A computed fold for a 264-nucleotide part of an RNA from an uncultured Opitutales bacterium, annotated as large-subunit ribosomal RNA, domain VI. It was read from a public genome assembly. The prediction has a mean pLDDT of 86.

[in-house]
Context: one part of a larger RNA
RNA sequence: CGUUGGAGAUUUGAGGGGUUCAUUCCUUAGUACGAGAGGACCGGGAAUGACGUGCCUCUGGUGUUCCGGUUGUUCUGUUCAAGAGCACCGCCGGGUAGCUAAGCACGGACUAGAUAAGCGCUGAAAGCAUCUAAGCGCCAAGCUAUUCCCAAGAUAAGAUCUCCUUUGGUCUUCGGACCAUGAAGGAACCUAGAAGACUACUAGGUCGAUAGGUCGGAUGUGUAAGCACAGUAAUGUGUUGAGCUAACCGAUACUAAUGUUCCG
Repeated sequence: CGUUGGAGAUUUGAGGGGUUCAUUCCUUAGUACGAGAGGACCGGGAAUGACGUGCCUCUGGUGUUCCGGUUGUUCUGUUCAAGAGCACCGCCGGGUAGCUAAGCACGGACUAGAUAAGCGCUGAAAGCAUCUAAGCGCCAAGCUAUUCCCAAGAUAAGAUCUCCUUUGGUCUUCGGACCAUGAAGGAACCUAGAAGACUACUAGGUCGAUAGGUCGGAUGUGUAAGCACAGUAAUGUGUUGAGCUAACCGAUACUAAUGUUCCG
C1' cells in the first nucleotide's frame, strides 16, 4: 500500500514445511524344516541406540561477590577486636535464580485409499491356452490421507462475533471539495518482562502489584559481632542452627509508572 467505511478479538485452511531410523532380547518354539548339524516365516511382548523437540522435579555443571575459610600487603580503627582495598573473583570449600547435559519427559505410532514391479481369479479375440482385451482381487520404507508446525498478499486477499461511524462552518459546475471538531480504537511517553541485537511481542500505568524498596517466607552458607566463662596462651565453650543471604515465592502503594499529546 492492497484486501472498497474504520476497528478489536476469534478462526477456516488453499498451499508450504517437519517427521519417516536402526538394533537386541523374550515368546510362539528348539516347533515347521532337516539324517544330523542346525534352525525359521507369520504373530505377540519387552528393552536399547542414534536422531529430534521440550523442560529443570531429580543427578550434576556454571553461577565475577550469596555465605564461609584463608595467605601476603596497604589502609580505617590512638591501640586491640572488627572491617575495607589490591593480589586472575587473590586462592580455597560450598551455592539461590537463570542458562544448561551427562539429567528428566515425549516423538517416529496405528490405520485407510489408490498404486509400482510382482502374484492371481474369471475370460475371449484365437472351440485350446492366456492375469487383460470387458470385468474382479492381493501387494511396498514409495504416493494420497492420518500426525506436528506455518499459513487469507490464498490479489479468488475468505469466515464469525462485537464496537464506532459525531457536530458546526465555507465554497460549489450540486457530483462534491475544504476548514474546524473528533468516535470505536491505536500510538507516543513511562514502569517492566522466563520477550528481545534494534524493532517487534507480552504484562502494566493510581479504578494500579509493572519494577524498585520494605516486611514475611523459602533457599544457601554454617554457629556472626559483642559479652561472659575456661585456659599462661594458641584456642575452646555458652548466648546460637547464630548471623548474613543475588536473580526465587508471597504480601504491602513507601518510591517510580505524572500531566498529557498525536493518529484515527